[in-house]
RNA sequence: UAUUGAAAAAGCCAAACUUAUUGUAAGGUAAGGACGGAAAGCCAUGGGUCUCAAGCAGAUCGCCAGGUUGCCAGU
Numbered sequence: 001u002a003u004u005g006a007a008a009a010a011g012c013c014a015a016a017c018u019u020a021u022u023g024u025a026a027g028g029u030a031a032g033g034a035c036g037g038a039a040a041g042c043c044a045u046g047g048g049u050c051u052c053a054a055g056c057a058g059a060u061c062g063c064c065a066g067g068u069u070g071c072c073a074g075u
Stems, first nucleotide, its partner, number of pairs: 002075004012037002017032006035062001041068003045065003048060004
């Protein structure tokens, strides 16, 4: 560096739901909480889905693919 994997070790993230807040909305943020996750880190690039005042708008990366970065172990 590439690749495989989560058996071990150190850890990490956090679904649904609740409360508060924000947004026309889909949703977002914070706290609690864990369904799960080897990238459930990041990017809206392609597709899909959702919202809308329908605009060249917005959301979703824990929908699929792609790009990019990263811990441990084996090869």

Overview: Predicted 3D model of a 75-nucleotide RNA (c-di-GMP-I riboswitch aptamer) from Sulfurovum sp. The prediction has a mean pLDDT of 85. Of the family's consensus pairs, 94% are formed in the model.